[in-house]
Predicted 3D model of a 94-nucleotide RNA (c-di-GMP-I riboswitch aptamer) from a Bacillota bacterium.
Its Rfam family is "c-di-GMP-I riboswitch aptamer". Rfam's curators write: GEMM was predicted in a large-scale screen for bacterial structured RNA regulatory elements.
The organism belongs to Bacillota, within Bacteria.
Its mean pLDDT, the model's own confidence on a scale to 100, is 81.
This record gives sequence, C1' cells and structure tokens, in this order.
RNA sequence: AUAACUUAAAGGCAAACUUAUUGAAAGAUAAGGACGCAAAACUAUGGGUCUAAAAGCUGCUAAUAAAAGAGUUUAUGACUGCCAGGUUGCCCAG
Repeated sequence: AUAACUUAAAGGCAAACUUAUUGAAAGAUAAGGACGCAAAACUAUGGGUCUAAAAGCUGCUAAUAAAAGAGUUUAUGACUGCCAGGUUGCCCAG
C1' cells in the first nucleotide's frame, strides 16, 4: 500500500408512525421520531418490485347505437433502506 473479517473512538444516516406540502397514483420534500445501517453516501447502469394519469383493447353492466361505468394491457412515472454494478469517503487496535 492492497484485500477480507472485525473490536474500539469521534462522528454520520434515519425505518415504522404523526403532521404539513406536493403528485392521478406509486411516491417525494420538510419537521418530529428511531427500526436499524461500515457506505442506509452518490449514481436508475443491469435485474427485480410498485403505480397507471395519458393511450389502446373488451364477448362485461346491457339492450339498436352513442355516452358513462367496470375490467384489462402498457412507463415515458417511482423505489438505491430489494439485489448487483460503477464512483467517492471516516478511524487504524487485531
């Protein structure tokens, strides 16, 4: 110096939940709050998961047609505290 495991010290982040705002929703932001985290820092690159406004479809409601409702498909939306990759970083006992 590098890699892995791991004990300390100084610190760091902040789950669920509540309130407010925002969004069609999934979610996000802020405050409170701590379940936990050695990258629970950044990155949506790969996989996976969530949502369905718009758009398409339907032999359904239910009938001649239209409209409405319902159902279904779909990410250009979201999740990095789902997993992995990439980038960066604190300490220095074993």